Predicted 3D model of a 72-nucleotide RNA (transfer RNA) from Miltoncostaea sp. The source organism's lineage runs through Bacteria, Actinomycetota, Thermoleophilia, Miltoncostaeaceae and Miltoncostaea. Model confidence (mean pLDDT): 85 of 100. Its Rfam family is "tRNA". Its family is annotated with triplet codon-amino acid adaptor activity in the Gene Ontology.
RNA sequence: GGGCAGUUAGCUCAGCGGGAGAGCGCCCGCCUCACACGCGGGAGGUCACUGGUUCGAAUCCAGUACUGCCCA
Numbered sequence: 001g002g003g004c005a006g007u008u009a010g011c012u013c014a015g016c017g018g019g020a021g022a023g024c025g026c027c028c029g030c031c032u033c034a035c036a037c038g039c040g041g042g043a044g045g046u047c048a049c050u051g052g053u054u055c056g057a058a059u060c061c062a063g064u065a066c067u068g069c070c071c072a
Stems, first nucleotide, its partner, number of pairs: 001071007010024004018055001026042005048064005
């Protein structure tokens, strides 16, 4: 330098045109003599960035940035 894949909650990831979610973690309550487990509730997001398409974009298109793999 070229090709491919990826970037969504603190972590690991799902979601691929119309409601932003799960597990774990965190906080509160219940349970317990107490802790753990379990149960209930809650907080937490510029969906990497910019532009485009569209009535409508995390989702489609282009560019940029970053990460990983392969080739040179």